[in-house]
Context: one part of a larger RNA
RNA sequence: UGACGGGGGCCCGCACAAGCGGUGGAGUAUGUGGUUUAAUUCGACGCAACGCGAAGAACCUUACCUGGACUUGACAUCCCGAGAAUCUCCUGGAAACAGGAGAGUGCGUCAUCAGAUGAACUCGGUGACAGGUGCUGCAUGGCUGUCGUCAGCUCGUGUCGUGAGAUGUUGGGUUAAGUCCCGCAACGAGCGCAACCCCUGUCUUUAGUUGCCAUCAUUUAGUUGGGCACUCUAGAGAGACUGCCGGUGUCAAACCGGAGGAAGGUGGGGAUGACGUCAAGUCCUCAUGGCCUUUAUGUCCAGGGCUACACACGUACUACAAUGGUCGAUACAAAGGGCAGCUACUUAGCGAUAAGAUGCUAAUCCCAUAAAGUCGGUCUCAGUCCGGAUUGGAGUCUGCAACUCGACUCCAUGAAGUUAGAAUCGCUAGUAAUCGUGGAUCAGCAUGCCACGGUGAAUACGUUCCCGGGCCUUGUACA
Numbered sequence: 001u002g003a004c005g006g007g008g009g010c011c012c013g014c015a016c017a018a019g020c021g022g023u024g025g026a027g028u029a030u031g032u033g034g035u036u037u038a039a040u041u042c043g044a045c046g047c048a049a050c051g052c053g054a055a056g057a058a059c060c061u062u063a064c065c066u067g068g069a070c071u072u073g074a075c076a077u078c079c080c081g082a083g084a085a086u087c088u089c090c091u092g093g094a095a096a097c098a099g100g101a102g103a104g105u106g107c108g109u110c111a112u113c114a115g116a117u118g119a120a121c122u123c124g125g126u127g128a129c130a131g132g133u134g135c136u137g138c139a140u141g142g143c144u145g146u147c148g149u150c151a152g153c154u155c156g157u158g159u160c161g162u163g164a165g166a167u168g169u170u171g172g173g174u175u176a177a178g179u180c181c182c183g184c185a186a187c188g189a190g191c192g193c194a195a196c197c198c199c200u201g202u203c204u205u206u207a208g209u210u211g212c213c214a215u216c217a218u219u220u221a222g223u224u225g226g227g228c229a230c231u232c233u234a235g236a237g238a239g240a241c242u243g244c245c246g247g248u249g250u251c252a253a254a255c256c257g258g259a260g261g262a263a264g265g266u267g268g269g270g271a272u273g274a275c276g277u278c279a280a281g282u283c284c285u286c287a288u289g290g291c292c293u294u295u296a297u298g299u300c301c302a303g304g305g306c307u308a309c310a311c312a313c314g315u316a317c318u319a320c321a322a323u324g325g326u327c328g329a330u331a332c333a334a335a336g337g338g339c340a341g342c343u344a345c346u347u348a349g350c351g352a353u354a355a356g357a358u359g360c361u362a363a364u365c366c367c368a369u370a371a372a373g374u375c376g377g378u379c380u381c382a383g384u385c386c387g388g389a390u391u392g393g394a395g396u397c398u399g400c401a402a403c404u405c406g407a408c409u410c411c412a413u414g415a416a417g418u419u420a421g422a423a424u425c426g427c428u429a430g431u432a433a434u435c436g437u438g439g440a441u442c443a444g445c446a447u448g449c450c451a452c453g454g455u456g457a458a459u460a461c462g463u464u465c466c467c468g469g470g471c472c473u474u475g476u477a478c479a
Base pairs, nucleotide, nucleotide: 001479002478003476004475005474007473008472009471010470011469012468013467015463016462019427020426021425022424023423026318027317028316029315030314031313032312033311034309035308042053043052064304065303066302067301068300069299070298073129077128078127079125080124081123082122083121086103087102088101089100090099091098092097107118108117109116110115131293132292134291135290136289140287141286142282143281144280145278147276152191153190154189155188156187157186158167159166160165171182172181173180197270198269199268200267202238203237204236205235206234207233208232211228212227213226216225217224241264244258245257246256247255248254324379325378326377327376328375329374330373336367337366338365341360342359345356346355347354348353386417391412392411393410394409395408396407397406433455434454435453436452437451438450439449
């Protein structure tokens, strides 16, 4: 100087407390461990691994296994020889591939025809080389997680100390903040904080189609004329600064209350992550040193596996019901996506869907009926008209192909489950809880992920205690 203490002081955080809803019990989905297996590819392991890499394993993907093949190779550059490229067919085969037959002669330059040569491309050969999701993340770059959006981390000059170092950065106040003020052997400065950026909340203005409709006509319908007031869209501005008033305070910084205001003291949300820590994660995104491999640890193909199942754990979904189930009627969103696409409408089907057909490269058309809600009927506390697992049958769709191993529909079947032990998680407001909607990936496949809006709470006395963190101080046989 640090680190540590079941030392002290001050302070903060959904850290506790106060509340609301969960997990832990059930069934299923999914990830992991374990076991099994020819293989169940690999990585990730307290917080910070476990719906994680994977925004989508039937083939492909695919790295694993079994079997069948290839060896200058699936891919790149160079050299030599032959042939245009290319297309069709036959035989064997699971395919890869192997063997065979036929069609075909282009483009550029030179040239008197013959022909020569070049550029692509194909086949054969030679070796230089290719290749490796092989090893090492403890050789690395890059990227990322985490402490933590915590308020810290440092430097120059000066001063003090033999020196390591100290001071500044400590102290008194204050703040979300090393934020600001005052004091002070310090005076300044840098990286962080804040602000500058984006979205959202109010107003003005510009613009008015594909959007809107107050007034005037018109219509089944903003449909048409008309209009751009309003809504909305998207550009430019205004607005909030403790600016104003009162009080407290050291004549300070600031705090408390108030006015005005759409908004008040960082208005709400996002992006933004200091010096560093964990030899944290990744050699399987990519790049890369070294090592290993080279008729194989490379490459091609078929089939299988990654989907196994006495069990254990994590994360979710659905429930156990009446604040509910079911039937009928009916109201109100936002944000997205669409041409190898989204598909109106009509017809067929109980339905998944199919056949025909229309509009839209989209503020125009479509996906697209939002659902919870509201109104009415029914069920009356039961393993039920709750719950939907499982299984049988019949189908639809995608796709060469749904056996291993897809999703969906209909009929039948109707398991566990009657609110869950010890323990444990999230959340402070348009939040929790609850309800539906869209998107990426994608041929097909979502209870996951990412986004969107609808309805919309309870509680916070307080900081003694648990956890994590910041500052000062003290002890130490620790570095």
A computed fold for a 479-nucleotide part of an RNA from a metagenome, annotated as small-subunit ribosomal RNA, 3' major domain.